[in-house]
RNA sequence: AGAAAUGGGUGGCAUGCUGCCAGCGAUGGCUGGGCGCAAAAUCACCGGUCCGAAUGCUUCGGAUGGCGGGAUUGCCGGG
Numbered sequence: 001a002g003a004a005a006u007g008g009g010u011g012g013c014a015u016g017c018u019g020c021c022a023g024c025g026a027u028g029g030c031u032g033g034g035c036g037c038a039a040a041a042u043c044a045c046c047g048g049u050c051c052g053a054a055u056g057c058u059u060c061g062g063a064u065g066g067c068g069g070g071a072u073u074g075c076c077g078g079g
Stems, first nucleotide, its partner, number of pairs: 012037002017032001019030004035066001041072003045069003048064007
């Protein structure tokens, strides 16, 4: 320096659901909560899924990063 494997303290994030708000909607923000996550941090580049509009089956716009891939970055234990 590289590869593989194991494990995970202190902590971190936080599903469904509750209340309020925004949005045509998917959904998002705050709040409580905690299913889970070892990148469940960031990014909509590719695919998937979902929403809206148009229409002659495809296109455009949006959402989803906790659907998969990819890219970038971070913390910690042991060898």

c-di-GMP-I riboswitch aptamer from a Pseudomonadota bacterium, 79 nucleotides, folded computationally. Model confidence (mean pLDDT): 80 of 100. Lineage of the source: Bacteria > Pseudomonadati > Pseudomonadota. It was read from a public genome assembly, where an Rfam model found it. Its Rfam family is "c-di-GMP-I riboswitch aptamer". Rfam's curators write: GEMM was predicted in a large-scale screen for bacterial structured RNA regulatory elements. Its family is annotated with cyclic-di-GMP binding in the Gene Ontology.